The prediction has a mean pLDDT of 77.
The RNA shown here (Bacterial RNase P class A) has 395 nucleotides and comes from a Rhodothermales bacterium.
Lineage of the source: Bacteria > Pseudomonadati > Rhodothermota > Rhodothermia > Rhodothermales.
It matches the Rfam family "Bacterial RNase P class A". About the family: Ribonuclease P (RNase P) is a ubiquitous endoribonuclease, found in archaea, bacteria and eukarya as well as chloroplasts and mitochondria.
The model forms 94% of the base pairs in the Rfam consensus.
RNAcentral holds the sequence, with entries from ENA.
RNA sequence: UGCAUCGACCGGAUCAUCGCGCCGGCUUGCCGGUGAGGAAAGUCCGAACACCACAGGGCGCCGUGCUUCCUAACGGGAAGGCUCCGGGAUUCCGGAGACGGCAAGUGCAACAGAAAACAGACCAGCCGAUGGCCGGUUCGCCGGCACAGGUGAUGGGUGAAACGGUGGGGUAAGAGCCCACCGGCGGGUUCAGGCGACUGACCCGGCCGGGUAAACCCCACGGGGUGCAAGACCAAACAGUACCUCUCCCCUCGGGGAUUCGGCUGCCCGUCGAAAGCAGGUACGGGUAGGUUGCUCGAGGUCGUCGGUGACGGCGAUCCCAGAUAAAUGAUGAUCUCCGUGCGGCAUCGGCAACCGCGCGAAGACAGAAUUCGGCUUACAGGUCGGUGCAGGCC
Numbered sequence: 001u002g003c004a005u006c007g008a009c010c011g012g013a014u015c016a017u018c019g020c021g022c023c024g025g026c027u028u029g030c031c032g033g034u035g036a037g038g039a040a041a042g043u044c045c046g047a048a049c050a051c052c053a054c055a056g057g058g059c060g061c062c063g064u065g066c067u068u069c070c071u072a073a074c075g076g077g078a079a080g081g082c083u084c085c086g087g088g089a090u091u092c093c094g095g096a097g098a099c100g101g102c103a104a105g106u107g108c109a110a111c112a113g114a115a116a117a118c119a120g121a122c123c124a125g126c127c128g129a130u131g132g133c134c135g136g137u138u139c140g141c142c143g144g145c146a147c148a149g150g151u152g153a154u155g156g157g158u159g160a161a162a163c164g165g166u167g168g169g170g171u172a173a174g175a176g177c178c179c180a181c182c183g184g185c186g187g188g189u190u191c192a193g194g195c196g197a198c199u200g201a202c203c204c205g206g207c208c209g210g211g212u213a214a215a216c217c218c219c220a221c222g223g224g225g226u227g228c229a230a231g232a233c234c235a236a237a238c239a240g241u242a243c244c245u246c247u248c249c250c251c252u253c254g255g256g257g258a259u260u261c262g263g264c265u266g267c268c269c270g271u272c273g274a275a276a277g278c279a280g281g282u283a284c285g286g287g288u289a290g291g292u293u294g295c296u297c298g299a300g301g302u303c304g305u306c307g308g309u310g311a312c313g314g315c316g317a318u319c320c321c322a323g324a325u326a327a328a329u330g331a332u333g334a335u336c337u338c339c340g341u342g343c344g345g346c347a348u349c350g351g352c353a354a355c356c357g358c359g360c361g362a363a364g365a366c367a368g369a370a371u372u373c374g375g376c377u378u379a380c381a382g383g384u385c386g387g388u389g390c391a392g393g394c395c
Base pairs, nucleotide, nucleotide: 001391002390003389004388005387006386007385008384009383010382012336013335014334015333016332017331018330020035021034022033023032024031025030026029037366041377042376044375045374046373047372048371049227050226051225052224061223062222063221064220065219066080067079068078069077070076081099082097083096084095085094086093087092100218101217105216106215107212108211122156123155124154125151126150127149130148131147132145133144134143135142136141164182165181166180167179168178169177183208184207185205186204187203188202190201191200192199193198231293232292233291234290240284241283242282243281244280245279246277247258248257249256250255259275260274261273262272263271264270300319301318302317303316304315305314306313307312339361340360341359342358343357344356345355350395351394352393
C1' cells in the first nucleotide's frame, strides 16, 4: 500500500435572488426568526400518554430462556462464563453462537447398508465349550468335521453417524465380563477461587445412555385490549319530521278585547270558521360536517467534571431545536472542499504509484417528519479511523 472480515464514524460548506409552512411584531402587507434523517423507512420489540375492560382462583394460549449488571422498560445494551472456528494454538489475539432440559415421557430420520437406537453375522477371519454327525474308548471321556450356532476382539464394505480408548486377566473364541490407567458422565452436608454463570482439586459409582425441543412436551419467569383516526371541548347547513305563532291592542304568556270576510239567518246578539304558505320560530336531523385542542420542553441536546473495566449514573454550566393535515422544508446562480480525469514538475538511468502545481468535469447514495421516546432490523454513492488475517512497492 492492496484485498478479506469485524467494529466505530462522517453523510458537503458559505452566500445571493425568488418561493412555501409555522411563530412573533406592527403602520394589515411588509419586517424579523425558524424549518428533516442516520436511518424520518419496516412498524418488529419495549415504554410514556389516552380510552375501554377488570372480585379472587384454575385451565388454556402467547412470549422469553448461560451469568451478573445497566435501564422507566425491553426480546435492547455492557462486562464476563462456556462451546466452536482461524492465527506455531488449553493460558495470548481475532471471529461466531435462540446457549434451560433429549440422562422425565412420547415421536421423527431420505439414500446406502447384513444391521440405525433394548442394533447388527454380508464377505474374509476366530471359536465350535453346548447340541449334531463320524471314529475311538479304560464308559470318566478323547480325537475329527465345521452342520446348528457363538463372536463386533482382526480386516473389508455402506453411511452424516456402526454403540468409549490402551494394556492385562478371563474365555471355546470373544465382550466393561473383570481389573489398572486415560477420557466422558452422574453423584458428594467435601476443599479452594469467583456475587454468579463457572473453574480447579479430591472421593464414590462400570454409569459409557448418537441426533433432533426453530418436534410435541417438561421446567422457570413474564403477559388485559385498542391506538393520537387514542381522547377532550365548541359546533353548523340542506332535505325531511313534529309542535307553536301568524290583522291589531293589552298582558301575570295564558287568556281577554277589538277589526274585516263567510256560514247558521234578512238585521242585532250569540256561535263557528277564515284573514294561512315558496311565512316565522323551536326541537329532532347530529354531538354529524367542520373547527379548536391533544402537539411538541423532552426518561431532551451540547460541553465540562466526578464515579464505574464498561453499558451507564451523579453534579455543574449552557441551548431551545419542524409541527404540516392533502399535508411546507423547494428552485436558480456564485465561490470553495471531497471526488474523477488530463497535462506539467519533483526522488530516479528512465517510467508507474505517492507528493506539488495548473486545466476540465463536479455533489453524484439510500431516502424524506405526522403523538412522543428507548432499541432492533433493513437500505446506502463517496470518504475517515481502529482490530485481526493474507499478500507486499511495481515495470